[in-house]
């Protein structure tokens, strides 16, 4: 300098145009003598950033960031 993956909840991920979700975690109850484990509800997200194309973007274009990986 070119090229290619990855960026989503605190933490690992999924979702590839029309509901933004899963485990765990956090919080409350319920169980217990206490805890843990179960169980039930809930809290929490400008989908890395800016732009464009659609009636309608996490999803498709195009740019940049930021991390990894490959060529010179």
């Nucleotide at each position: 300098u070119g090229g290619g993956c990855u960026g989503u909840a605190g933490c690992u991920c999924a979702g590839c145009g029309g509901g933004a979700g899963a485990g765990c975690a956090c919080u409350a109850c319920c169980u217990u003598g206490a805890c843990a484990c179960g169980g039930u509800a809930g809290g929490g997200g400008u989908c890395g950033u800016u732009g464009g194309u659609u009636c309608a973007a996490u999803c498709c274009c195009a740019a940049u960031c930021a991390g990894c990986c490959c060529a010179a």

Transfer RNA from a Bacteriovoracaceae bacterium, 72 nucleotides, folded computationally. Taxonomically the source falls in Bacteriovoracaceae (Bacteria, Pseudomonadati, Bdellovibrionota, Bacteriovoracales). Its Rfam family is "tRNA". It is annotated as a transfer RNA.